[in-house]
Context: one part of a larger RNA
Molecule: small-subunit ribosomal RNA, central domain
Organism: uncultured prokaryote
RNA sequence: UUGGUUUUAAAGGGUCCGUAGGCGGACUAUUAAGUCAGAGGUGAAAUCCCACAGCUUAACUGUGGAACUGCCUUUGAUACUGGUAGUCUUGAGUUAUAUGGAAGUAGAUAGAAUGUGUAGUGUAGCGGUGAAAUGCAUAGAUAUGAUACAGAACUCCGAUAGCGAAGGCAGCUCACUAAACUGUAACUGACGCUCAGGCACGAAAGCGUGGGGAGCAAACAGGAUUAGAUACCCUGGUAGUCCACGCCGUAAACGAUGAUCACUCGUUGUUGGCAAUACACCGUCAGCGACUGAACGAAAGCAUUAAGUGUUAAGUAAUCCACCUGGGGAUUAUGCUCGGAAGAGGGAAACUC
Numbered sequence: 001u002u003g004g005u006u007u008u009a010a011a012g013g014g015u016c017c018g019u020a021g022g023c024g025g026a027c028u029a030u031u032a033a034g035u036c037a038g039a040g041g042u043g044a045a046a047u048c049c050c051a052c053a054g055c056u057u058a059a060c061u062g063u064g065g066a067a068c069u070g071c072c073u074u075u076g077a078u079a080c081u082g083g084u085a086g087u088c089u090u091g092a093g094u095u096a097u098a099u100g101g102a103a104g105u106a107g108a109u110a111g112a113a114u115g116u117g118u119a120g121u122g123u124a125g126c127g128g129u130g131a132a133a134u135g136c137a138u139a140g141a142u143a144u145g146a147u148a149c150a151g152a153a154c155u156c157c158g159a160u161a162g163c164g165a166a167g168g169c170a171g172c173u174c175a176c177u178a179a180a181c182u183g184u185a186a187c188u189g190a191c192g193c194u195c196a197g198g199c200a201c202g203a204a205a206g207c208g209u210g211g212g213g214a215g216c217a218a219a220c221a222g223g224a225u226u227a228g229a230u231a232c233c234c235u236g237g238u239a240g241u242c243c244a245c246g247c248c249g250u251a252a253a254c255g256a257u258g259a260u261c262a263c264u265c266g267u268u269g270u271u272g273g274c275a276a277u278a279c280a281c282c283g284u285c286a287g288c289g290a291c292u293g294a295a296c297g298a299a300a301g302c303a304u305u306a307a308g309u310g311u312u313a314a315g316u317a318a319u320c321c322a323c324c325u326g327g328g329g330a331u332u333a334u335g336c337u338c339g340g341a342a343g344a345g346g347g348a349a350a351c352u353c
Stems, first nucleotide, its partner, number of pairs: 004324001006322001007307002012321001014201002017198001021194003025088007033081002035077008049065006091191001092188006099180001103177003107173001109171001114150005120144002125136002162169002206247006215241002220236004258320003262316002266291009295309002326353003336345003
């Protein structure tokens, strides 16, 4: 490079935006770059191929032909691709109006629970476990009612429900911001798709500075268990978890399934619109689920045949990107880039089976 692949066997980038590049709707005219046809030139010889000939044959050699699939020039063709000019509305988008949503950012705020403080009531235990003990408690605990404070999380509703590009998002309220769907009307007129590099976002943990610290809880300490127990269980408990700002840039970042577009039998539930009718269900658009026919489902033959997917495809096709090529060595080494660090990115070989 060709071919074959990428849910579970190796293999979809964590996600968006987007540059170069690749690909791209309908019609008309023109051009003739690609494309196709004719002609001319060139395409050294040898080699290869074909025919004949020469060494006794062959290898080998000679002669002739063909070929050299290419390049250049020129004359034409114009369906397709490209260029140029114009037109169109179906792709794409804009405006107006309406709708639903845990979409985002910032502020304010409610209740329950937990913990603590204070002064009461009250008396001997509480707590914990398989059983215990460490621990707490006559300096009055646990329990119980009152009151004050603190931090964090939001019961029910709650749902194979919703929103978001992904990560993710849930008390209530307000301000600002973004996206989507539907119906109608008008407008722009291919403005599109994908995207190497690049930019931005990116759970948790971790890091820096300053706050905060109720509960939980790595590390750590003690009590148990055990042959041992650097664990599982228990009592404590610090980072951390929370906030602001700045880093890190990774996850089973999963639907283990890249994005976009077209096409392909039905049944059923549900979310948001619309339309119609009128209390009966059906239609339509966009989403979220369940089942199923065809089709698909791990190289070849025979036999048997996966989980499953199935208009949200893993079916039938197209465009573009990413990735894979036996296991280990290897989340490695070396060099490079990024980072303050932790580390991340990219990434071999020897050797071995």